[in-house]
Context: one part of a larger RNA
């Protein structure tokens, strides 16, 4: 020069477009962040009517509220999305490939199938226990919950039998036999399910080659350690794990220890190798108060689920119990420092549902910050041998300066009034057709937002500032101080004429910023 997630000091009109706890993975108050549902049973209330009774307060009945809310059964989701970077130097990651050693709901193509049955339990009611969290009993029901039976093969598993191939285990094709194993139903009556097989799509698991920071003031390391048998375990391979036999295995091409670090694509800088980084985005990972464990379930060893152990906070009737912002906000603390306890589901996207719909701090979107980039303005023209002031002066005059003033005009933004979107495709109803759909037509749906933006109005009116002037380095003078007060990035400046220190005047530079400060190249 150049570059930031910066801060800091002075200043400070607007506007798009990004970007905002780098520090204590410190502790956290409130709210909200995952909920939904044509399967089941049971099933309210304010309020409104209507009649009745009344001591005129009010009782009680039935309707409608409403098959609603809320609760419970059961399915699907909750394993995404969000957050964070503590831990990890590791097949974590990044690249190339490998599974002949594997999983995969929900989707999508295809084939088969969907018999007849049982027996609980919750809600509820009754009785209790306890401060409370919550819990016990008995009774009473229902289903796509839950269990037996039938049925069954191209699904497993045993024997048998055959063809082709490879990369060692072996893959593949193909004949028979036996043996196990499956299902749920609902309504708005043609849909939506449900079981089973095979295939694909998707997403994941595992193995490998290289690649991936400092240190030898770390030189030996290791006992499931290295190998085999054989079993167990898994979705799989394997010491994963277990019995037993063997004594292996790493290492100076740095093993093992110790320090640091989440990686990557990128990002800054450089002509370029390079070097430095890893914030926003977008890909893997890891974690979720500490540690440790598994249970559901296709998927977790599960942020807003369980259980045990700790530590901190909180309630307690002292017997006992809750809790987990590294989600959005926000609070305290810690710091040189870092935003609203907003809006809206309108768009895109998730989850549930046949839909309508319903959740959704994801997401869009406003707030707040000159934190970064970029654009715009802060007027333009004319005006004197050239005012006033101010500074220098050799006392003549020179500078400040066309600058001001005054005339003459424009009208960007901001102000004011008027109009005013795109973003919207969906849905839903009609209709048509080649009918899970396409086509046309009607209707419905915008947080932002009465926003952008156009148009008018009014008026120069409301809008400029820092640093710097000795060399490097553009840009000089007067006072004042007198090695003092001070300056400083290097060289040096200041002891009585200081272009270097403090103000003036005046000049150079950048400009809504200019400067210091840190770190990188």
């Nucleotide at each position: 020069g150049g570059a930031c997630g910066a801060a800091c000091g002075c200043u400070g009109g607007c506007g798009g477009c990004g970007u905002g706890c780098u520090u204590a993975a410190c502790a956290c108050a409130u709210g909200c962040a995952a909920g939904u549902c044509a399967a089941g049973g049971a099933g309210a209330a304010c309020g409104u009517g209507a009649a009745u009774c009344u001591u005129c307060g009010g009782a009680a009945u039935c309707a409608c509220u409403a098959g609603u809310a809320a609760a419970c059964u059961g399915g699907c989701g909750c394993a995404c999305g969000g957050g964070u970077g503590c831990g990890u130097a590791a097949c974590g990651c990044g690249u190339a490939g490998g599974u002949a050693a594997c999983c995969u709901a929900c989707c999508c193509u295809u084939g088969a199938g969907u018999g007849g049955g049982g027996a609980a339990u919750a809600a509820c009611a009754c009785c209790g226990c306890g401060a409370a969290a919550g819990u016990g009993g008995u009774g009473c029901u229902a289903a796509u919950a839950c269990c037996g039976c039938a049925u069954g093969a191209c699904a497993u598993c045993u024997c048998u039998u055959u063809u082709u191939c490879g990369c060692a285990u072996g893959a593949u094709u193909u004949u028979g036999a036996g043996a196990u194993u499956a299902a749920a139903g609902a309504c708005u009556u043609g849909u939506c399910g449900c079981u089973u097989a095979a295939g694909g799509a998707u997403g994941g698991a595992c193995c490998u080659g290289c690649g991936u920071c400092c240190u030898a003031u770390u030189a030996g390391u290791u006992u499931g350690u290295u190998g085999g048998u054989g079993a167990g375990g898994u979705a799989a391979c394997g010491g994963c794990u277990c019995a037993c036999c063997a004594a292996g295995a790493c290492u100076g091409c740095g093993a093992u220890g110790g320090g640091u670090a989440g990686c990557u694509g990128g990002u800054c800088u450089g002509a370029g190798a390079g070097g430095a980084u890893g914030a926003u985005c977008a890909g893997c990972c890891a974690c979720a108060c500490u540690g440790g464990c598994a249970c559901u379930g296709a998927g977790a060893c599960a942020c807003g689920g369980g259980c045990c152990a700790g530590a901190c906070u909180c309630c307690u009737a002292c017997g006992g119990g809750a809790g987990g912002c590294a989600g959005c906000a926000g609070u305290g603390a810690g710091g040189a420092a870092u935003a609203u306890u907003g809006g809206u589901c309108a768009a895109u996207g998730g989850g549930c549902g046949a839909a309508a719909g319903c959740c959704u701090g994801a997401a869009c979107c406003a707030g707040c910050a000159a934190c970064g980039c970029c654009g715009c303005g802060u007027g333009g023209g004319u005006g004197a041998u050239g005012a006033c002031g101010c500074u220098c002066u050799g006392a003549g005059g020179a500078g400040u300066g066309u600058a001001a003033a005054g005339c003459c005009c424009u009208g960007u933004u901001a102000g004011g009034a008027g109009g005013g979107a795109a973003g919207a495709a969906u849905u839903u109803c009609c209709u048509g057709u080649u009918a899970u759909g396409c086509a046309g037509g009607a209707u419905u749906u915008g947080a932002c937002g009465g926003u952008a933006c156009c148009u008018c109005c009014a008026g120069a009116g409301a809008a400029a500032g820092c640093u710097c002037c000795g060399g490097c380095u553009a840009a000089c003078u007067c006072c004042g101080u007198g090695c003092c007060a001070g300056c400083a990035g290097c060289c040096g400046c200041g002891g009585u004429a200081a272009u270097a220190c403090g103000g003036g005047g005046g000049g150079a530079g950048c400009a809504a910023g200019c400067g210091u400060u840190g770190u990188c190249c």
Small-subunit ribosomal RNA, 5' domain from a metagenome, 521 nucleotides, folded computationally.
Rfam family: Bacterial small subunit ribosomal RNA.